[in-house]
RNA sequence: GCCGACAUAGCUUAGUUGGAAGAGCAUCUGACUUGUAAUCAGAAGGUCAAAGGUUCGAAUCCUUUUGUCGGCA
Numbered sequence: 001g002c003c004g005a006c007a008u009a010g011c012u013u014a015g016u017u018g019g020a021a022g023a024g025c026a027u028c029u030g031a032c033u034u035g036u037a038a039u040c041a042g043a044a045g046g047u048c049a050a051a052g053g054u055u056c057g058a059a060u061c062c063u064u065u066u067g068u069c070g071g072c073a
């Protein structure tokens, strides 16, 4: 230099060929317990890496950029 994959909650991630975002762990609150842990119930936490485009509508499709990883030279 060229090619490919990936980027979603604090962490690990799901999201099927467009209808608007969920789970587990962690955190907080409550119940239970003499107390802690465990268990149960609930809550909070996401400008879906960035910008632009297509569309009535984009995490999803297109373009560019950034970062990580891999391959070729």
Base pairs, nucleotide, nucleotide: 001072002071003070004069005068006067007066010025011024012023013022019056027043028042029041030040031039049065050064051063052062053061